[in-house]
């Protein structure tokens, strides 16, 4: 120094051809239990690394940086 995959919620990953950001664990509340675990209901958590373009509309496309793994050198 060059290519390549990769960054989405505390955590483990979805999101179709660009069209309301979701799930599973975990937390909180409530039921249920003599408590507590399991169960059941609800709920809160998000600048999708970062900055800019393109578009009515970007997690998804373009571009430059930054983490993080791989190959060559």
């Nucleotide at each position: 120094u060059g290519c390549c995959c990769u960054g989405u919620a505390g955590c483990u990953c979805a999101a179709c051809c660009g069209g309301c950001a979701g799930a599973g664990c975990g937390c909180c509340u409530g039921g249920c239990u003599c408590u507590g675990g399991a169960c059941c209901a609800g709920g809160a958590g998000g600048u999708u690394g970062a900055a800019g373009g393109u578009u009515c509309g970007a997690g998804u496309c373009c571009u430059u940086c930054c983490g993080g793994g791989g190959c060559a050198a």

Record summary:
Predicted 3D model of a 73-nucleotide RNA (transfer RNA) from a Rhodothermales bacterium. Taxonomically the source falls in Rhodothermales (Bacteria, Pseudomonadati, Rhodothermota, Rhodothermia).